[in-house]
RNA sequence: GCGCCCAUAGUUCAAUGGACAGAACGUUAGGUUCCGGACCUAGAGGCUAGAGGUUCGAGUCCUCUUGGGCGCA
Repeated sequence: GCGCCCAUAGUUCAAUGGACAGAACGUUAGGUUCCGGACCUAGAGGCUAGAGGUUCGAGUCCUCUUGGGCGCA
């Protein structure tokens, strides 16, 4: 230099172009317990890396940029 893949909650990951973007773990509060752990209930936590485009509608499709990984040279 060229090609391919990835970027979504604190972490690991889901989500057929269409419902309020969900789950597990973690976390907070309550229950339970002598106190904890485990367990049960409820909650908080997301500009879906950034910018633009297509579309009635984009996490998803297209382009560029940024960061990471792999291959070729």

The RNA shown here (transfer RNA) has 73 nucleotides and comes from Candidatus Curtissbacteria bacterium RIFCSPHIGHO2_01_FULL_41_44. Its Rfam family is "tRNA". The family's RNA type in Rfam is transfer RNA. Lineage of the source: Bacteria > Bacteria candidate phyla > Candidatus Curtissiibacteriota. Its mean pLDDT, the model's own confidence on a scale to 100, is 82. RNAcentral records the identical sequence in 6 taxa.